[in-house]
Context: one part of a larger RNA
Molecule: small-subunit ribosomal RNA, 5' domain
Organism: Qiania dongpingensis
RNA sequence: GGAUGAACGCUGGCGGCGUGCUUAACACAUGCAAGUCGAGCGAAGCACAGAGAGGAGAAUCUUUCGGGAGGACCCAUUCUGUGACUGAGCGGCGGACGGGUGAGUAACGCGUGGGUAACCUGCCUCAUACAGGGGAAUAACAGCUAGAAAUGGCUGCUAAUGCCGCAUGAGCGCACAUGGCCGCAUGGCCGAGUGUGAAAAACCGAGGUGGUAUGAGAUGGACCCGCGUCCGAUUAGCUAGUUGGUGAGGUAAAGGCCCACCAAGGCGACGAUCGGUAGCCGACCUGAGAGGGUGACCGGCCACAUUGGGACUGAGACACGGCCCAAACUCCUACGGGAGGCAGCAGUGGGGAAUAUUGCACAAUGGGGGAAACCCUGAUGCAGCGACGCCGCGUGGGUGAAGAAGUAUUUCGGUACGUAAAGCCCUAUCAGCAGGGAAGAAGAUGACAGUACCUGACUAAGAAGCCCCGGCUAACUACGUGCCAGCAGCCGCGGUAAUACGUAGGGGGCAAGCGUUAUCC
Numbered sequence: 001g002g003a004u005g006a007a008c009g010c011u012g013g014c015g016g017c018g019u020g021c022u023u024a025a026c027a028c029a030u031g032c033a034a035g036u037c038g039a040g041c042g043a044a045g046c047a048c049a050g051a052g053a054g055g056a057g058a059a060u061c062u063u064u065c066g067g068g069a070g071g072a073c074c075c076a077u078u079c080u081g082u083g084a085c086u087g088a089g090c091g092g093c094g095g096a097c098g099g100g101u102g103a104g105u106a107a108c109g110c111g112u113g114g115g116u117a118a119c120c121u122g123c124c125u126c127a128u129a130c131a132g133g134g135g136a137a138u139a140a141c142a143g144c145u146a147g148a149a150a151u152g153g154c155u156g157c158u159a160a161u162g163c164c165g166c167a168u169g170a171g172c173g174c175a176c177a178u179g180g181c182c183g184c185a186u187g188g189c190c191g192a193g194u195g196u197g198a199a200a201a202a203c204c205g206a207g208g209u210g211g212u213a214u215g216a217g218a219u220g221g222a223c224c225c226g227c228g229u230c231c232g233a234u235u236a237g238c239u240a241g242u243u244g245g246u247g248a249g250g251u252a253a254a255g256g257c258c259c260a261c262c263a264a265g266g267c268g269a270c271g272a273u274c275g276g277u278a279g280c281c282g283a284c285c286u287g288a289g290a291g292g293g294u295g296a297c298c299g300g301c302c303a304c305a306u307u308g309g310g311a312c313u314g315a316g317a318c319a320c321g322g323c324c325c326a327a328a329c330u331c332c333u334a335c336g337g338g339a340g341g342c343a344g345c346a347g348u349g350g351g352g353a354a355u356a357u358u359g360c361a362c363a364a365u366g367g368g369g370g371a372a373a374c375c376c377u378g379a380u381g382c383a384g385c386g387a388c389g390c391c392g393c394g395u396g397g398g399u400g401a402a403g404a405a406g407u408a409u410u411u412c413g414g415u416a417c418g419u420a421a422a423g424c425c426c427u428a429u430c431a432g433c434a435g436g437g438a439a440g441a442a443g444a445u446g447a448c449a450g451u452a453c454c455u456g457a458c459u460a461a462g463a464a465g466c467c468c469c470g471g472c473u474a475a476c477u478a479c480g481u482g483c484c485a486g487c488a489g490c491c492g493c494g495g496u497a498a499u500a501c502g503u504a505g506g507g508g509g510c511a512a513g514c515g516u517u518a519u520c521c
Base pairs, nucleotide, nucleotide: 001521002520003519004518006517007516008515009514010513013393014392015391016390017389018388019386020385021351026349027348028347030346031345032344035093036092037091040090041089044086045085046083047082048081049080050079051078052077054075055074060069061068062067100304101303102302109229110228111227112226113225114224115223116222119221120220124217125216126215127214128213129212130211132166134164135163141156142155143154144153145152146151172197173196174195175194176193178191179190180189181188182187202209203208204207230276231275232274237267238266239265242264243263244262245261246260247259249257279301280300281299282298283294284293285292286291306327307326308325309324310323329340330339331338332337357383359382360381361380365379366377367376368375369374396426397425398424399423406417407416408415409414430462433456434455435454436453440448465510466509467508468507469506470491471490472489476505477504478503479502480501486493487492
């Protein structure tokens, strides 16, 4: 000198774009953050319409005045139909994405380059072949019942794109045996054969959306390998599933991944092991570069979700807002038993030098569900707060010497502030006032927002501070103080004439900032 997710002191006009718990991966009140589909299903409620039988019976007609006929409106009930209606339940898809954090991890975790003849892949695209015919349940619901609650139990009924057999098999799997071609060791690909095994679901009604199987693609993932990846030798030896083999198991898949048996290996001064520290990278800061430092925001990967362990479901998890167990903590309780997990967005307490609103909207972009309408979305888009950073703008311009007043100083003549002010003439950027008013949106739909922007009128009005002035280092005098009070980055100032302390005048530097502190180059 440059830089910062900064903080502190003094000061503070406006706008744009960014950015904002670096500390306690401390504990969390409250609200929201993952739902959706009635075009998969049955039942219930609600609304409307129609029909049936019932109750009550007006107008009107008639009457022998007792009544009779007549049947509107109304009431309750049953059935049927309809519904851009409602909330539970079964079922499907999605809750493995998106969002957060960096505790752990020195590791194939990450980066980079390869490999899989050792692998998987829902939704999507393409191709081929299909979808025949049955069955048994169960929630909802009803009844009974346990419990304070959370939550259940028993009996009975019912549906499906839920579940289970049977049929079929272009292809596919498995077993046996086989022809050809090829290779990179195990082997791979193609074809023919025998036996055997496994499929399917409907819904809406214009035509579509779905279902099953196989193959291919795309996308996403999994595993393996070469190289690179901090400090300490005041850590020198480490290792028993340890190293290898055979067999079996397990997995989508190779493998001590796991197990049984056998052998005795494997790593290490090219630093094993141990200890400390740390998420890694693209990048960012600095530097002429080489290098050094950092890993906030944004993007990629990884890991984690109170702590530890476990599996279930599923194409995908060993799953932040799923389940089970254990532990700590908090809460409810009728003391028997239960409930919870902000390292999602806001917000609270605490810690700290220090870090924001319990805001608006799904209008846009994107995501989930749905045929769609649409619903959900604290992702996201915006707004709010903070000079935290960068950038831009303003706080006026011209003229004006009686060099006014005032202040400081003085050798008392003067000198300085100083064209500075006043005065006169202008201008209106920003702010304020009034009017108009977007793009962002494809036909409709705009949170932002009456915002940006434009126009008009209006007044120099509303808008300057901070640090420094001994040398380094740009900038000097007076007074006070008297080794005191104090200053200080280094050298050093201060003990009676201090350009170094304090105040004032003046000056220098930067400027909505200026200094200080911390850290890096």